Large-subunit ribosomal RNA, domain III from Streptococcus iniae, 386 nucleotides, folded computationally.
Context: one part of a larger RNA
RNA sequence: GAGUAGCGAAAGACAGGUGAGAAUCCUGUCCACCGUAAGACUAAGGUUUCCAGGGGAAGGCUCGUCCGCCCUGGGUUAGUCGGGACCUAAGGAGAGACCGAAAGGUGUAUUCGAUGGCCAACAGGUUGAUAUUCCUGUACUAGUGUAUAUAGUGAUGGAGGGACGCAGAAGGCUAACUAAACCAGACGACUGGAAGAGUCUGGCCAAUCAGUGAGGCGUGAUAUGAGUCAAAUGCUUAUAUCUAUAACGUUGAGCUGUGAUGGGGAGCGAAUUAAGUAGCGAAGUUAGUGAUGUCACACUGCCAAGAAAAGCUUCUAGCGUUUAAGUAUACACUACCCGUACCGCAAACCGACACAGGUAGUCGAGGCGAGUAGCCUCAGGUGAUC
Numbered sequence: 001g002a003g004u005a006g007c008g009a010a011a012g013a014c015a016g017g018u019g020a021g022a023a024u025c026c027u028g029u030c031c032a033c034c035g036u037a038a039g040a041c042u043a044a045g046g047u048u049u050c051c052a053g054g055g056g057a058a059g060g061c062u063c064g065u066c067c068g069c070c071c072u073g074g075g076u077u078a079g080u081c082g083g084g085a086c087c088u089a090a091g092g093a094g095a096g097a098c099c100g101a102a103a104g105g106u107g108u109a110u111u112c113g114a115u116g117g118c119c120a121a122c123a124g125g126u127u128g129a130u131a132u133u134c135c136u137g138u139a140c141u142a143g144u145g146u147a148u149a150u151a152g153u154g155a156u157g158g159a160g161g162g163a164c165g166c167a168g169a170a171g172g173c174u175a176a177c178u179a180a181a182c183c184a185g186a187c188g189a190c191u192g193g194a195a196g197a198g199u200c201u202g203g204c205c206a207a208u209c210a211g212u213g214a215g216g217c218g219u220g221a222u223a224u225g226a227g228u229c230a231a232a233u234g235c236u237u238a239u240a241u242c243u244a245u246a247a248c249g250u251u252g253a254g255c256u257g258u259g260a261u262g263g264g265g266a267g268c269g270a271a272u273u274a275a276g277u278a279g280c281g282a283a284g285u286u287a288g289u290g291a292u293g294u295c296a297c298a299c300u301g302c303c304a305a306g307a308a309a310a311g312c313u314u315c316u317a318g319c320g321u322u323u324a325a326g327u328a329u330a331c332a333c334u335a336c337c338c339g340u341a342c343c344g345c346a347a348a349c350c351g352a353c354a355c356a357g358g359u360a361g362u363c364g365a366g367g368c369g370a371g372u373a374g375c376c377u378c379a380g381g382u383g384a385u386c
Base pairs, nucleotide, nucleotide: 012030013029014028015027016026017025031383032382033381034380039363040362041361045343046342049341050074051073052072053071054070055069059067060066079140080139081339082338083337084336086117087116091112092111093110097106098105099104121138122137123136124135125134141335142334143333144332145331146330147329148328149327150326152319153318157315158314159313160312165302166301167300168299171295172294173293176289177288178287179286180285182203183202184201185200186199187198204263205262209257210256211255212254215251216250217249218248220242221241222240223239224238225237226236227235228234267280268279303306349358350357365377366376367375368374
């Protein structure tokens, strides 16, 4: 320079409390804002910022009794969630091997590698802070042991399967929502009327197991020959005969029952004197709308012609037919490692900042509306720090 510019999009008011001190902290009552978000979940990233008690030097664009600040304590609980003990893709590593002045490069077997495949848990309750992890109830998976029954079992090999694009249109169903003169509870008004077709609120529930099932898809059987690194009754294929839109098989959302004499539930509400805590607890019906969810890339169409491997099924080689092994049923037991707090369209991530920027995915209610637009509102969140 200069007590100048600025104090970073936004609504607060009042009362009470605390305190040395209050526009700014806490509580309450109004008011206001968002509401395909400024709500909820989660990936990445951050790494304790989470919770409690205390503090006020500095950080906080003012203040501060407050804080994502400082101090001291505490907090993340899993057979089933995500990852590993399973599988492979792009890609990486790479025994031998080949190449190369050296360093090194390529690459077979093999191995690693999810953003994919496979794979068993749901509902409710609970903490100041965790919960599909704790607790309650009801399940499921794999393995071990015991008992009973049973002569076949079975690859690291051969096969099947897994196994796949996009667009369009129709149908089934559900989630969700709406309405109710039906059901249940509460209320009864300071005003002209109002005990009613009054007002307000609520009219639910999973996995599992059993049954059923809108539909979708598939021709199948026998004989002989050939191929399948060895074998095969398996698979593929050729020929012949029989059969044919039916049976059968497979897949399949949903529904019904069970789970549930349970949970939850509007509301009522103690003792202690502070907490809507403990506890108690009604009703569960009918009609309609209806998905972008699901059946399911199932159907039809199209051209750019749309992963692999394992789990799984089957076939033999082999091993057994004394004991074993495998399978089925019942009971009992066992179940490892890592992550799990919190933020996550943001004051906690990336932007030097508590920065009007950026940040993958999921859910996302009502009225009007074609609509996730727009406006107003639920649930929920916020009043953004002069």

Lineage of the source: Bacteria > Bacillota > Lactobacillales > Streptococcaceae > Streptococcus.
The full RNA is in RNAcentral, with records from ENA and SILVA.
It matches the Rfam family "Bacterial large subunit ribosomal RNA".
The coordinates come from a structure-prediction model, not an experiment, and the mean pLDDT is 80.